A computed fold for a 1492-nucleotide RNA from a metagenome, annotated as small-subunit ribosomal RNA. Its Rfam family is "Bacterial small subunit ribosomal RNA". Rfam links the family to the GO terms structural constituent of ribosome and ribosome. The sequence is in RNAcentral, with records from SILVA.
RNA sequence: AGAGUUUGAUCAUGGCUCAGAUUGAACGCUGGCGGCAUGCCUAACACAUGCAAGUCGAACGGAAACGAUGGGAGCUUGCUCCCAGGCGUCGAGUGGCGGACGGGUGAGUAAUACUUAGGAAUCUGCCCAUUAGUGGGGGACAACAUUCGGAAACGGAUGCUAAUACCGCAUACGCCCUACGGGGGAAAGCGGGGGAUCUUCGGACCUCGCGCUAAUGGAUGAGCCUAAGUCGGAUUAGCUUGUUGGUGAGGUAAUGGCUCACCAAGGCGACGAUCCGUAGCUGGUCUGAGAGGACGAUCAGCCACACUGGGACUGAGACACGGCCCAGACUCCUACGGGAGGCAGCAGUGGGGAAUAUUGGACAAUGGGCGCAAGCCUGAUCCAGCAAUGCCGCGUGUGUGAAGAAGGCCUGCGGGUUGUAAAGCACUUUCAGUAGAGAAGAAAAGCCUACGGUUAAUAGCCGUGAGUCUUGACGUAACCUACAGAAGAAGCACCGGCUAACUCCGUGCCAGCAGCCGCGGUAAUACGGGGGGUGCAAGCGUUAAUCGGAAUUACUGGGCGUAAAGCGCGCGUAGGCGGCUUUGUAAGUCGGAUGUGAAAGCCCUGGGCUUAACCUGGGAAUUGCAUUCGAUACUGCAGAGCUAGAGUAUGGUAGAGGGAAGUGGAAUUCCGGGUGUAGCGGUGAAAUGCGUAGAUAUCCGGAGGAACACCAGUGGCGAAGGCGACUUCCUGGGCCAAUACUGACGCUGAGGUGCGAAAGCGUGGGGAGCAAACAGGAUUAGAUACCCUGGUAGUCCACGCCGUAAACGAUGAGAACUAGAUGUCGGGAGAAUCUGUCUUUCGGUGUCGCAGCUAACGCGUUAAGUUCUCCGCCUGGGGAGUACGCCGGCAACGGUAAAACUCAAAGGAAUUGACGGGGACCCGCACAAGCGGUGGAGCAUGUGGUUUAAUUCGAUGCAACGCGAAGAACCUUACCUGCCCUUGACAUAUUUUAGAACACUUUAGAGAUAGAGUGGUGCCUUCGGGAGCUAAUAUACAGGUGCUGCACGGCUGUCGUCAGCUCGUGUCGUGAGAUGUUGGGUUAAGUCCCGCAACGAGCGCAACCCUCGUCACUAGUUACUAACGGUUCGGCCGAGGACUCUAGUGAGACUGCCUUCGUAAGGAGGAGGAAGGUGAGGACGACGUCAAGUCAUCAUGGCCCUUACGGCUAGGGCAACACACGUGCUACAAUGGCCAGGACAAUGAGAAGCGAUACCGCGAGGUGGAGCAAAUCUAUAAACCUGGUCUCAGUUUGGAUUGUAGUCUGCAACUCGACUACAUGAAGCUGGAAUCACUAGUAAUCGUAGAUCAGCUAUGCUACGGUGAAUACGUUCCCGGGUCUUGUACUCACCGCCCGUCACACCAUGGGAGUUGAUUUCACCCGAAGCGGGGAAGCUAAACUGGCUACCCUCCACGGUGGAAUCAGCGACUGGGGUGAAGUCGUAACAAGGUA
Repeated sequence: AGAGUUUGAUCAUGGCUCAGAUUGAACGCUGGCGGCAUGCCUAACACAUGCAAGUCGAACGGAAACGAUGGGAGCUUGCUCCCAGGCGUCGAGUGGCGGACGGGUGAGUAAUACUUAGGAAUCUGCCCAUUAGUGGGGGACAACAUUCGGAAACGGAUGCUAAUACCGCAUACGCCCUACGGGGGAAAGCGGGGGAUCUUCGGACCUCGCGCUAAUGGAUGAGCCUAAGUCGGAUUAGCUUGUUGGUGAGGUAAUGGCUCACCAAGGCGACGAUCCGUAGCUGGUCUGAGAGGACGAUCAGCCACACUGGGACUGAGACACGGCCCAGACUCCUACGGGAGGCAGCAGUGGGGAAUAUUGGACAAUGGGCGCAAGCCUGAUCCAGCAAUGCCGCGUGUGUGAAGAAGGCCUGCGGGUUGUAAAGCACUUUCAGUAGAGAAGAAAAGCCUACGGUUAAUAGCCGUGAGUCUUGACGUAACCUACAGAAGAAGCACCGGCUAACUCCGUGCCAGCAGCCGCGGUAAUACGGGGGGUGCAAGCGUUAAUCGGAAUUACUGGGCGUAAAGCGCGCGUAGGCGGCUUUGUAAGUCGGAUGUGAAAGCCCUGGGCUUAACCUGGGAAUUGCAUUCGAUACUGCAGAGCUAGAGUAUGGUAGAGGGAAGUGGAAUUCCGGGUGUAGCGGUGAAAUGCGUAGAUAUCCGGAGGAACACCAGUGGCGAAGGCGACUUCCUGGGCCAAUACUGACGCUGAGGUGCGAAAGCGUGGGGAGCAAACAGGAUUAGAUACCCUGGUAGUCCACGCCGUAAACGAUGAGAACUAGAUGUCGGGAGAAUCUGUCUUUCGGUGUCGCAGCUAACGCGUUAAGUUCUCCGCCUGGGGAGUACGCCGGCAACGGUAAAACUCAAAGGAAUUGACGGGGACCCGCACAAGCGGUGGAGCAUGUGGUUUAAUUCGAUGCAACGCGAAGAACCUUACCUGCCCUUGACAUAUUUUAGAACACUUUAGAGAUAGAGUGGUGCCUUCGGGAGCUAAUAUACAGGUGCUGCACGGCUGUCGUCAGCUCGUGUCGUGAGAUGUUGGGUUAAGUCCCGCAACGAGCGCAACCCUCGUCACUAGUUACUAACGGUUCGGCCGAGGACUCUAGUGAGACUGCCUUCGUAAGGAGGAGGAAGGUGAGGACGACGUCAAGUCAUCAUGGCCCUUACGGCUAGGGCAACACACGUGCUACAAUGGCCAGGACAAUGAGAAGCGAUACCGCGAGGUGGAGCAAAUCUAUAAACCUGGUCUCAGUUUGGAUUGUAGUCUGCAACUCGACUACAUGAAGCUGGAAUCACUAGUAAUCGUAGAUCAGCUAUGCUACGGUGAAUACGUUCCCGGGUCUUGUACUCACCGCCCGUCACACCAUGGGAGUUGAUUUCACCCGAAGCGGGGAAGCUAAACUGGCUACCCUCCACGGUGGAAUCAGCGACUGGGGUGAAGUCGUAACAAGGUA
């Protein structure tokens, strides 16, 4: 310090998430030791039991218990009882001090609190200092005794008694009151010691100590007041009557409405009162670079509370945690009459909860209370126990050790890895264990003694020193030593990215994971396990929580044209900000000093525990507040001036600026009249509608309402909304010029207030046209729409509401500064060639553009640039501008404005593509123009479907369907049924055994197979055997047309023979990307040319290759035959090499030439030429797309089967048949059928082959075999031509179907072959919607050959030649494609995306008749305890104006009744909202989204 996640990719916006640190934590797994810390965050819920506050006999009367001593009694002679306050002591009681500290908790409290800094009107026990005293009396009450009541708690009566208890008297320097004359007010003793003197022998007296009284000062502690600071909500805006102030009185320790009487009417509040919610505050803690944010455990300061509420008493101090009274709830005891209690002290229990410890030890230390002291008390405290809760430290060994062991895991089978890891060898012994030894925490106090002080004193007491005697809970402690032995001691999480770390198996959208993105649907580094690895380590993970990252609330440090965000626009209040000069002041500001900012903590630096954590000394810091002294630039304040901002006056000027009144013409409609006749109107096309009762059309006249053509303009005016005929009146603002005046009068503007399109509302008018609703007609699957015909509100006027708009420049107002160019409107100045032009200036309004800004688009002196001032607004999407509440409104509705829940995005700009019922250009048998078909019939063939035991499988839009299949009777064959085999029909290797291999015959069986028999006995040899083959046996394995083409290779189809697809370098852009490749031409072509921030290059195009077309050369058999000769008349023979042809090599065509157009490329025409503009055809298929096709050609990963999903075999099936579709054949006839005669090809094939002549058969064919391994032999080419016949008909058309008889192939033609003959003679008379091919040797038509093949279901396929057309104006339209451009919410890319209702499930939420609870408040009633007041009645020993009490009054807690408000829970029913792989209906939006 960043990272992941919106996209196909990019930039920016923006949320979500992660990595860090932390915790009083909890949970899961695991767990060796020690040190130091920490430990009910929840129920301020309830509490059993024990302890937590006592002490003083040196205040007192005393003596219940215990002990010692002495005495006595009984006796079991060491026990019991009794006596003695004489002793140690001491229960209960009186009295004093302390129980107001210490300890706990955080309920309440948003200010009576806390923090910081101040202040004056106060009190303060014990403590310190100082001053003055401490005299003399009195009467009671407990205890106790007696007695009574009660279950108890406890209480009553009578009697006795002490004091440092209580009350007078005396005294009063200080003290208090005062009218300044005066008046008032105190005490207590106890203990130690003692030389004189006195004595009632107790003591007095003296002295010391501790007390006591009064007073002053201090210290400490406490009370009060002031200022500032201290959470959220305005969907809480008004609150307040003791309220605010005054006077007087009361009260308090003290000020004060603290309380009361009277008077005044104030006080607080937008700088947030009041109300509601939440909360103890702080030092600090956590985090953060800081500023901040969150928190307020442990420790420390303050506050509040002590079962809940109220109250006072006592006291120096309390309205009192372990005190009192009352009320309430709860618990316990009870004899039912009545009583007792308060763990938020320490332990502990129950309960709650995810969760938090022992009913421990000691007062040894520190501290506290009491005491003269010893001492007692102390759950404060110090320790121990429990808990990995946290922090820190240590250990679980160290070295060596390669055969890189075994085992595990992986493997490409070679190995790799675990891994020097282990074992082995050599060492060490921390910690734990056992044994021993062993500091410090202890200082004192007591006793004794020396000196000093006090004193009359060598007592006593105090201080200092010496001696003596002890005091440790922790503790079997720390630390040290010895002993033995590697011995007792490692886990947890993670390994897809973020994020360090990878493989195998299992699973198969299942099980599961997940912080975000996301994994899992048969090869999962993401699930589970194993191996391995990474990280941390006595811990590791998870969860929760806080800060950080988050500049994601932005003070430091953000934004608002389009991402969320400028109020619709003015005026203006408060507030904020504000021109120049000068004087003063010193509030802000700056500097110095002082005080304070507790300690602890943090930081720095020393020290102590072996180190660290921890503890400790010192420093710094504590950014703050206050006081004081200075400075005066800036801001403020006060004063004085100025004129540049602002304004006023004068003179001009433009304008749809506003309001009112009046006037005008054109047009529509209606009415009246005239002319006139059959239609008008309307649409894509129609219809509804109007019209013979006379429309439309046309002319004249009239009525009425609304709007103002041309001018007219990115022109004008206005703050915005908005404003458009003309005239008049009233009126606002702007601009310009020159002077004069005022003298900062300014800018902005929360609230407030005014204006504010359209629609809408109210009242009253008006109503021509238009026109929601509505009606009808169309359209449509539907059409509550778009279109048409009508038509009411409304639109218009007046007055009054509403107050919103994409009220937009999606851009708040004001000011200053920062290049220009160009147009236009208004005004001024100047110049000129003076109507027109030019220069300049001020103010508007536009376009382009530099710098700059911006995510980009864009903005750019009219800023979105650079700055200043003020206001408004934003903080992920949805829910939602919604609900509730409030305000406004007649209503409609408007303003303000959430939450639950849900998602990981939503959104902006730009980019690449794709798409558009967007545009432009271009191409293609794409359309058009033609020709022939298909779709109708019969048949063939393929497919679907159905059927079946099986009808094997695949292909299935174009791009499956005469396709794989160039040929299913068996075989093929994969399917079905049945019969059989199991190392197998086939491959390799090994073990053992036997035999050459092998060939043939025969029996059973459907066959596979099984049995029997015969022949054969080979090669090499070192004679042991070996090689090879066969059979059997055993093991590895074979085998699979089983699955996955969505794991793959290869091959193929398709877009498409379309002209495209890319790269390097450079340039542009933040970037994706762009440029190049676009543009202008041209081409079949990204073909070429020109231009150009591009320059080049690659794969494609073209060419190179093959065939055909012309010629030449070479060669001349089997082909050819011109000339010559021969002939059986057949190129047959001789011969020839000319021709055809064959098959090799060349030539030829290049827009080369001419004309013309053009810059060029190129085009048009022409010549020549066999061929002319790629001459025709073929092969050749760019980057890629379709998870296209194929695991059944082959190959192959993985999975599956292994006496079967393998193998053999017979029969069957692939051939089924209501039907539907594709592709074909044959036809429907006269351009024809039939008969007879006659003519002309090319390719290709042929040895288990082609097969001639000849003969037989009507024929298929048979017999037979010449010739031919082929330019030699083997085949009738047909259409065509000539002649004849048929004469328009279901025919002399058509040939299906069927019967009979045959032929051929083959082991075998039943299922299921082809062909022949005779007979039979179906449908069909040119085919609906629709649809296909073809542009020239093409279509059409005619036949021929071949592959496969025994034969053939071939009418198929692939080739070959014969005959041989028509048409193309053209690119509007359909389809497909290319280029550019545009829009986009698409990118799985329009077969896209996506909206709403309905139906179902779940979730949260609003309304809701009501109902339940909580809180607050008002009025009234009741009125405990208690303070205060009264108190004539009662009690009372002292003193007395006494004290106490019943009773009465005021205030008042709880409680009660009624009302109101707020909040919350439940609620039949109901509203919308959200979410949910495959529901329904439509198709609203995104493209012109098909009505923008």